[in-house]
Context: one part of a larger RNA
RNA sequence: CGUUGGAAGUUUGAGAAGAUCUUUCUUUAGUACGAGAGGACCGAGAAGGACGAACCUCUGGUGUGUCAGUUGUUCUGCCAAGGGCACGGCUGAUUGGCUACGUUCGGAACGGAUAACCGCUGAAAGCAUCUAAGCGGGAAGCCGGCUUCAAGAUGAGACUUCCGUCCCUUUUGGGGAGAGGUGUCCAGUAGAUGACUGGGUUGAUAGGCCGGAUGUGGAAGCGCAGUAAUGUGUGGAGCUGACCGGUACUAAUACGCCGAUGAUUUG
Numbered sequence: 001c002g003u004u005g006g007a008a009g010u011u012u013g014a015g016a017a018g019a020u021c022u023u024u025c026u027u028u029a030g031u032a033c034g035a036g037a038g039g040a041c042c043g044a045g046a047a048g049g050a051c052g053a054a055c056c057u058c059u060g061g062u063g064u065g066u067c068a069g070u071u072g073u074u075c076u077g078c079c080a081a082g083g084g085c086a087c088g089g090c091u092g093a094u095u096g097g098c099u100a101c102g103u104u105c106g107g108a109a110c111g112g113a114u115a116a117c118c119g120c121u122g123a124a125a126g127c128a129u130c131u132a133a134g135c136g137g138g139a140a141g142c143c144g145g146c147u148u149c150a151a152g153a154u155g156a157g158a159c160u161u162c163c164g165u166c167c168c169u170u171u172u173g174g175g176g177a178g179a180g181g182u183g184u185c186c187a188g189u190a191g192a193u194g195a196c197u198g199g200g201u202u203g204a205u206a207g208g209c210c211g212g213a214u215g216u217g218g219a220a221g222c223g224c225a226g227u228a229a230u231g232u233g234u235g236g237a238g239c240u241g242a243c244c245g246g247u248a249c250u251a252a253u254a255c256g257c258c259g260a261u262g263a264u265u266u267g
Stems, first nucleotide, its partner, number of pairs: 001152001005163007015149004021049007033038001051106005059100004066093005071086006110144003117137004165176004177261001180258004185199004205251003208247005215239002221234005
């Protein structure tokens, strides 16, 4: 821009893409078959491999402003307690998130038309013949079935709901109303940027604060014991990024722009 007024939401599916894998074992059964050696079809069940998708409950990984321990040095006047630097200095744990080495699920079943092939009936050709008329069976293959996208499918579809004007001047003008959209702002279940999703004071969208969870593992100060290192009590202490809930304290203020306002039919 189109889809023949404008808009919000829900859809149909022409078409397109994806997927389509496979092994071993048990049983049937040491049966059928075979002199023996050997050794099934058909059917029933179990466990896997590779591949793919989703997810983070578990098991692990990661963890750069989480907690603790600790070395050297420097600084906060000193002790104590801390800050900086040294690969986050090193080491041990670790929430959220992201992940695989983790967990769950998938390939199907089933239907249709068939290939090679196997048949029924059956003439031409008194027989025979699966074929000439007619009718069956038959594959990991084909068409559906499963998943995703999808009306620019210009053949542009369908459904529901909402809105579809007024004033002044008469000029090709000015002003208002208007479903809805958008700019802009706070954010993230989204993300390279657009886009998408939620929110914008009639507000819990983010930060802060409060409470909780989680993690770490027993803070500082003070008391006590000990010559001291240290231990112990106060006290599962102190601290705690992303997690859960609450609370307008802070920031989403204010405002701008676009926008159909038509057509046809009947009375």
The part of an RNA shown here (large-subunit ribosomal RNA, domain VI) has 267 nucleotides and comes from Gulosibacter bifidus. The full RNA is in RNAcentral, with records from ENA. Its mean pLDDT, the model's own confidence on a scale to 100, is 86. It matches the Rfam family "Bacterial large subunit ribosomal RNA". Rfam links the family to the GO terms ribosome and structural constituent of ribosome. Lineage of the source: Bacteria > Bacillati > Actinomycetota > Actinomycetes > Gulosibacter.